[in-house]
RNA sequence: GGCUGACAAGGGAAAACUUCCUAAUAAGGUUAGGGAGUAAAAUUAUGGGUCUAAAGCACUUAAAGUGCUAAGACAGUCAGAUUAACAAU
Numbered sequence: 001g002g003c004u005g006a007c008a009a010g011g012g013a014a015a016a017c018u019u020c021c022u023a024a025u026a027a028g029g030u031u032a033g034g035g036a037g038u039a040a041a042a043u044u045a046u047g048g049g050u051c052u053a054a055a056g057c058a059c060u061u062a063a064a065g066u067g068c069u070a071a072g073a074c075a076g077u078c079a080g081a082u083u084a085a086c087a088a089u
Base pairs, nucleotide, nucleotide: 004087005086017033018032020029021028022027042082043081044080046079047078048077049074050073051072056068057067058066059065
C1' cells in the first nucleotide's frame, strides 16, 4: 500500500412511525422525537430498474374523468465511478 471485515476500539449517519417546513405529486430537509438495520446505508443520476404526472398530447364528457409521457424523484433498488476511519485474520 492492497485485499479482507472481527464477540476489537473510537466515532458517524440513521428506517418505519410522529412533528414542522418545501413541492402539483413522487419525494426532500442543517426540523424535532425515534432507532429497525447498515463497513461505505459517504458522494455521484453514468447504465439498468422503480416511483410520481404538474405542464403537454390523445380520448371522453353536461361536468367529472381515463390513458400516454420525465425534462421530476429514488444512491437505504442493482451495477459503475470517486473518496474515507480502524486494524483481528